[in-house]
RNA sequence: UCGUGCUAGAUGGGGAGGUAGCGGUGCCCUGUAACCUGCAACCCGCUAUAGCAGGAUUAAUAGCCAUAGUGCGGCUUAUGCUGUGCUGCUGAAAAGCAGUAAGUGAUGUUGAAAUUUCAACCCAUCGCAAUGAAUGCCCACUAAACUCCGUCAGGCCCGGAAGGGAGCAGCGGUAAGUGCCGUAUUCGUGUGCCGAUGGAUACUUGGAAUGGAGUUAACUGCUUCUUGGAUGUUGUUUCCAGGUGGGUCAAACUAUGGUGCACGG
Repeated sequence: UCGUGCUAGAUGGGGAGGUAGCGGUGCCCUGUAACCUGCAACCCGCUAUAGCAGGAUUAAUAGCCAUAGUGCGGCUUAUGCUGUGCUGCUGAAAAGCAGUAAGUGAUGUUGAAAUUUCAACCCAUCGCAAUGAAUGCCCACUAAACUCCGUCAGGCCCGGAAGGGAGCAGCGGUAAGUGCCGUAUUCGUGUGCCGAUGGAUACUUGGAAUGGAGUUAACUGCUUCUUGGAUGUUGUUUCCAGGUGGGUCAAACUAUGGUGCACGG
């Protein structure tokens, strides 16, 4: 140095959690060339050589082991540093009521404000009118096949006759009843460009007098108050999402070193 056979080892690792501790199942990270079967979270197996039981492949190298560096990711700690939440303060835009009268507008010497006066508007009573109801009068209709009145043709009854009697239809009238207009009385009213008397008020409207320059507040401006709560800011918040610093474990990658036994050429 090559070959054959074997053995250690390898066939994934790590973090948190859990545990006296270790490993596993479950969660997460890394990573892939990532053996098979059975077991297991009120859990399974084991004890510092720390999963157990059974089987398979590979094997001292391209593998394995040790150390160092870089370092995914996790855990832990500090810090209000940022977000977020809470809290105190500030109080933008916008809106509303009131005021003011600088500007615009309107109005005013063809006479503003203010004051006085008359009337209306308002209230009470009365009158008149309107309207509705009730009652009376007037007028009209009306007893139809008898059972109201008068007159009763024809016919009927009594009589020897003269004459007498009842009486239908028709005509005339009347009672109860019905109805319109008119009229009178009484009562009522969401009634009235109506009138009279008395009152109230000084708001509004109209007239008159005095007066002699302002009045008004629609828009802009300004002021107070109210609503509103943009923005900025104080303190706090390690629960949540991040940042920064420290500690700790660490997949994966890189570098260096180490790497058994037997036989044969």